Predicted 3D model of a 350-nucleotide part of an RNA (small-subunit ribosomal RNA, central domain) from an uncultured bacterium. It matches the Rfam family "Bacterial small subunit ribosomal RNA".
Context: one part of a larger RNA
RNA sequence: CUGGGUGUAAAGGGAGCGCAGGCGGAAGGCUAAGUCUGAUGUGAAAGCCCGGGGCUCAACCCCGGUACUGCAUUGGAAACUGGUCAUCUAGAGUGUCGGAGGGGUAAGUGGAAUUCCUAGUGUAGCGGUGAAAUGCGUAGAUAUUAGGAGGAACACCAGUGGCGAAGGCGGCUUACUGGACGAUAACUGACGCUGAGGCUCGAAAGCGUGGGGAGCAAACAGGAUUAGAUACCCUGGUAGUCCACGCCGUAAACGAUGAAUACUAGGUGUCGGGGCCCAUAAGGGCUUCGGUGCCGCAGCAAACGCAAUAAGUAUUCCACCUGGGGAGUACGUUCGCAAGAAUGAAACUC
Numbered sequence: 001c002u003g004g005g006u007g008u009a010a011a012g013g014g015a016g017c018g019c020a021g022g023c024g025g026a027a028g029g030c031u032a033a034g035u036c037u038g039a040u041g042u043g044a045a046a047g048c049c050c051g052g053g054g055c056u057c058a059a060c061c062c063c064g065g066u067a068c069u070g071c072a073u074u075g076g077a078a079a080c081u082g083g084u085c086a087u088c089u090a091g092a093g094u095g096u097c098g099g100a101g102g103g104g105u106a107a108g109u110g111g112a113a114u115u116c117c118u119a120g121u122g123u124a125g126c127g128g129u130g131a132a133a134u135g136c137g138u139a140g141a142u143a144u145u146a147g148g149a150g151g152a153a154c155a156c157c158a159g160u161g162g163c164g165a166a167g168g169c170g171g172c173u174u175a176c177u178g179g180a181c182g183a184u185a186a187c188u189g190a191c192g193c194u195g196a197g198g199c200u201c202g203a204a205a206g207c208g209u210g211g212g213g214a215g216c217a218a219a220c221a222g223g224a225u226u227a228g229a230u231a232c233c234c235u236g237g238u239a240g241u242c243c244a245c246g247c248c249g250u251a252a253a254c255g256a257u258g259a260a261u262a263c264u265a266g267g268u269g270u271c272g273g274g275g276c277c278c279a280u281a282a283g284g285g286c287u288u289c290g291g292u293g294c295c296g297c298a299g300c301a302a303a304c305g306c307a308a309u310a311a312g313u314a315u316u317c318c319a320c321c322u323g324g325g326g327a328g329u330a331c332g333u334u335c336g337c338a339a340g341a342a343u344g345a346a347a348c349u350c
Stems, first nucleotide, its partner, number of pairs: 003322004007304002012318001014201004021194003025088002028085004033081002035077008049065006091191001092188003095184004103177007110154001115149007125136002162169002206247006215241002220236004258317006266295013299306002323350003332343004
């Protein structure tokens, strides 16, 4: 390389959109590029292979045959692939009706709690721990009552519940706005799937500029613990956490499981719709579409387990793996303000 693989052994890109490319529904006409078939020419000789022969054998040499799987020209076939013409509606999309939702952005607003400030009551402790101490407090703390300030987060509801492509999203109200789902079957008529590059989004931390700063809290300081204690525990505490704008582009970015389509026993929850039947109602039964869980057959799997939300049976496209260490390192390149990110070896060694 051919292969064989990618939940946990090495291996699914963090996620989406999408150019090129690859692949692509049903019935029909034409075409003949691919495909199949015939003929002709060519495919030098030698060599290879098969048969025979000559040197005593062999190597070597000679003769004959096959082959040279190819290319070109030309005649034909039309199932499949391609091209083209016209058509269809089962894929895809649009319309109409309907309900669900922490989907997004912006503005406004509410209560509980912490902290701080002011005032009242009140007096000697408070706080903290395994036990203490540092710390706070007679300049009146802790506790309690009233008023005020400010920031951040939204108890209960809350649920293997919902929404989103992923990251993620949770008080309430309003405005703007994306998507999915169900029903219908009016419209378009294959418009589809995937997607190297590319573009966009992307937790936390971190960075830049300007704000903000209640609580928490890297660093740091002190108190303990200890043989030591640059920790675990305690008292403090700055970046940061919050907002706006701009960077960064990484995570056990996990379902450690790429996307799409079709098919393949059942059972039982739950969320959003539809239909039929029963019922006065609450509701119940059957069924159907879309999500989200559990159990389980066949099958698969090294086992664990997966099992219509597949890790089963198949097809298409992309990404990735190929012994451990060296190493996600070095060098180079690209990106970044930096931190660093991306790409990514070898020597050597087992």
RNAcentral holds the full RNA, with entries from ENA, Greengenes and SILVA.